This is a predicted structure of a 76-nucleotide RNA (transfer RNA) from a Myxococcota bacterium. Taxonomically the source falls in Myxococcota (Bacteria, Pseudomonadati). The coordinates come from a structure-prediction model, not an experiment, and the mean pLDDT is 81.
RNA sequence: GCCCCGGUAGCUCAGGGGAUAGAGCGCCUGCCUUCUAAGCAGGUGGUCGUAGGUUCGAGUCCUACCCGGGGCGCCA
Numbered sequence: 001g002c003c004c005c006g007g008u009a010g011c012u013c014a015g016g017g018g019a020u021a022g023a024g025c026g027c028c029u030g031c032c033u034u035c036u037a038a039g040c041a042g043g044u045g046g047u048c049g050u051a052g053g054u055u056c057g058a059g060u061c062c063u064a065c066c067c068g069g070g071g072c073g074c075c076a
Base pairs, nucleotide, nucleotide: 001072002071003070004069005068006067007066010025011024012023013022018056026044027043028042029041030040031039049065050064051063052062053061
């Protein structure tokens, strides 16, 4: 330098054009318990990496760039 995969909640990840973007874990409150843990109920969560574009409508499609991982190549 070229190619591929990924970036979405505090963490691990779904969601691949259309309703208000979800799950598990976590965190908070309550119940239970002598207390803690476990369990149960309720709550808490997001400028979807950045900037543009396409579209009636973009987390999703296109372009550039940034970050992480992998593969290939170059070193005259």